[in-house]
This is a predicted structure of a 76-nucleotide RNA (c-di-GMP-I riboswitch aptamer) from Ruminiclostridium sp.
It was read from a public genome assembly, where an Rfam model found it.
Its mean pLDDT, the model's own confidence on a scale to 100, is 85.
It matches the Rfam family "c-di-GMP-I riboswitch aptamer". Its family is annotated with cyclic-di-GMP binding in the Gene Ontology.
RNA sequence: AAGCGACAAUAGCAAACCUUGGGAAACUGAGGGACGCAAAACUAUAGGGCCUGUAAAAUGGCAGCCAGCCGCCGAA
Repeated sequence: AAGCGACAAUAGCAAACCUUGGGAAACUGAGGGACGCAAAACUAUAGGGCCUGUAAAAUGGCAGCCAGCCGCCGAA
């Protein structure tokens, strides 16, 4: 350095649900709350896939689906 991921350490994130706001909807912002996460950081016309919507059409949405890409630590 790469691979790998521990009853390790330092940090971190926040599912469902509730309150409230936005949106046609999917979904999402804030607060509470923790199911969990070695990237649960980032990337959405222009990687794939899925969802909403439409007679049809997404530059509408989802990265905590796969994938890409950057990063902390150092046991086996």